[in-house]
Context: one part of a larger RNA
RNA sequence: GACGAACGCUGGCGGCGCGCCUAACACAUGCAAGUCGAACGGAGAUACCUGAUGAAGCCUUUCGGGGUAGAAUUGGAAUAUCUUAGUGGCGGACGGGUGAGUAACACGUGAGCAACCUGCCUUACAGAGUGGGAUAACAUCUGGAAACGGAUGCUAAUACCGCAUAACAUUAUUUUCUCGCAUGGGAGAAUGAUCAAAGAUUUAUCGCUGUAAGAUGGGCUCGCGGCCGAUUAGCUAGUUGGUAAGGUAAAGGCUUACCAAGGCGACGAUCGGUAGCCGGACUGAGAGGUUGAACGGCCACAUUGGGACUGAGACACGGCCCAGACUCCUACGGGAGGCAGCAGUGGGGAAUAUUGCACAAUGGGCGAAAGCCUGAUGCAGCGACGCCGCGUGAGGGAAGAAGGUUUUCGGAUUGUAAACCUCUGUCCUCGGUGAAGAUAAUGACGGUAGCCGAGGAGGAAGCCACGGCUAACUACGUGCCAGCAGCCGCGGUAAUACGUAGGUGGCAAGCGUUGUCC
Numbered sequence: 001g002a003c004g005a006a007c008g009c010u011g012g013c014g015g016c017g018c019g020c021c022u023a024a025c026a027c028a029u030g031c032a033a034g035u036c037g038a039a040c041g042g043a044g045a046u047a048c049c050u051g052a053u054g055a056a057g058c059c060u061u062u063c064g065g066g067g068u069a070g071a072a073u074u075g076g077a078a079u080a081u082c083u084u085a086g087u088g089g090c091g092g093a094c095g096g097g098u099g100a101g102u103a104a105c106a107c108g109u110g111a112g113c114a115a116c117c118u119g120c121c122u123u124a125c126a127g128a129g130u131g132g133g134a135u136a137a138c139a140u141c142u143g144g145a146a147a148c149g150g151a152u153g154c155u156a157a158u159a160c161c162g163c164a165u166a167a168c169a170u171u172a173u174u175u176u177c178u179c180g181c182a183u184g185g186g187a188g189a190a191u192g193a194u195c196a197a198a199g200a201u202u203u204a205u206c207g208c209u210g211u212a213a214g215a216u217g218g219g220c221u222c223g224c225g226g227c228c229g230a231u232u233a234g235c236u237a238g239u240u241g242g243u244a245a246g247g248u249a250a251a252g253g254c255u256u257a258c259c260a261a262g263g264c265g266a267c268g269a270u271c272g273g274u275a276g277c278c279g280g281a282c283u284g285a286g287a288g289g290u291u292g293a294a295c296g297g298c299c300a301c302a303u304u305g306g307g308a309c310u311g312a313g314a315c316a317c318g319g320c321c322c323a324g325a326c327u328c329c330u331a332c333g334g335g336a337g338g339c340a341g342c343a344g345u346g347g348g349g350a351a352u353a354u355u356g357c358a359c360a361a362u363g364g365g366c367g368a369a370a371g372c373c374u375g376a377u378g379c380a381g382c383g384a385c386g387c388c389g390c391g392u393g394a395g396g397g398a399a400g401a402a403g404g405u406u407u408u409c410g411g412a413u414u415g416u417a418a419a420c421c422u423c424u425g426u427c428c429u430c431g432g433u434g435a436a437g438a439u440a441a442u443g444a445c446g447g448u449a450g451c452c453g454a455g456g457a458g459g460a461a462g463c464c465a466c467g468g469c470u471a472a473c474u475a476c477g478u479g480c481c482a483g484c485a486g487c488c489g490c491g492g493u494a495a496u497a498c499g500u501a502g503g504u505g506g507c508a509a510g511c512g513u514u515g516u517c518c
Base pairs, nucleotide, nucleotide: 001517002516003515005514006513007512008511009510012390013389014388015387016386017385018383019382020348025346026345027344029343030342031341034090035089036088039087040086042084043083044082045081046080047079049076050075051074052073053072057068058067059066060065097301098300099299107225108224109223110222111221112220113219116218117217121214122213123212124211125210126209127208129163130162131161132160138153139152140151141150142149143148169194170193171192172191173190174189175188176187177186178185179184199206200205227273228272229271234264235263236262239261240260241259242258243257244256245255246254276298277297278296279295280291281290282289283288303324304323305322306321307320326337327336328335329334354380356379357378358377362376363374364373365372366371393423394422395421396420403414404413405412406411427459428455429454430453431452432451433450437445462507463506464505465504466503467488468487469486473502474501475500476499477498483490484489
């Protein structure tokens, strides 16, 4: 000098930041990923139409009733609007959290892929013909305490499956040209084989299929670089290489069979310990040392371990299956759960916040759109945790007041300090006004910031030190006691070193102490 700090004393305001470093310990509760009815069939509601029954009221009456009227109840078909459990599509692989593991192509940097993939988006070309069978929802029956099922029957689609068409696609054969970086790559021609589609609608469009290219995002390989220990010296059998096959989007012992016996290592293999890496941050004249909170990039993980499914993308935090531990429900047969998301709770700890507001902005998902969702985000709350700024008054004022301290009793000092006089209004309080952030509308923040007026010095200073290092000294108390202390060292009767008081010095809404790094 620095800090994600803590502790002690003290504490006025604002702006901008930051806030579980420990138990990757366990979690009550709420929320954090939905959306599309312009893919689909239902179900429901309302309106309208219509059939049946038909109250009150009104008219009439011979008092039995009749007519009109149409509330309410109920049935039906079409249409329109709305809602939506289910099928279907897209998104839940992003965003958010954490740093346990990892000494590794994990990261950084520079290359390579003639060994690769890429939904949505952009561009271009070509196409979208014709059929089929199911199934959820629903209905009926039924099992179970529940979670959740089972059987039968019916039905739709942009769900599923055939057939057709088809190349600049894939594949096989033949062939021409050309290039290179070894395997080989690129372009062209011929023939054969194989493979596609889906509609919606408000008629504006939005979708669907194939191919080529781009963009974006990823995958793989390699050179170099960055910890400690030799009181770890040998390590290795899929091990190292080859052939063949399998597998993958893709090269590859990635996997398998066979063959060979290799491969790594004092330029530190192997083993052990520690650790996410970087841009950066702190310090330093620099070289360097230390560090990796916040912000940004990459990686890894999601109760522990394993596994795959779906998908363009996962071996998937708020998906599935299995096993373990734990917690909960149970009718004991069986089930449910996963905060290292945002708040919050217990626990651990020296120590770290609200179960807040809003989608107004920015961004994301879905949707043609309106819009819906969004604890991302924007804000607010708490905390002097940090940085920065401001204030706690300004000018005058000597009888150098009183009081305090001290004294050689003359005085000295506190000290222009106070009182007193004249002012000011930053902050503050009250009243009024009142934004930008928002392209037309829409503002959580927020009646906030700012502005205007009024009030009134009123409400706002402490902490540490004073022997030397080191700026700042006296008195009393104590008497090697009580105590101080970073080092040297103070204290045993006049202690500038302990305690208190006065004074002084330093910093200041902080000041000291402790811890860590330079």
Overview: Predicted 3D model of a 518-nucleotide part of an RNA (small-subunit ribosomal RNA, 5' domain) from an uncultured bacterium. The RNAcentral record of the full RNA draws on ENA. Its mean pLDDT, the model's own confidence on a scale to 100, is 85.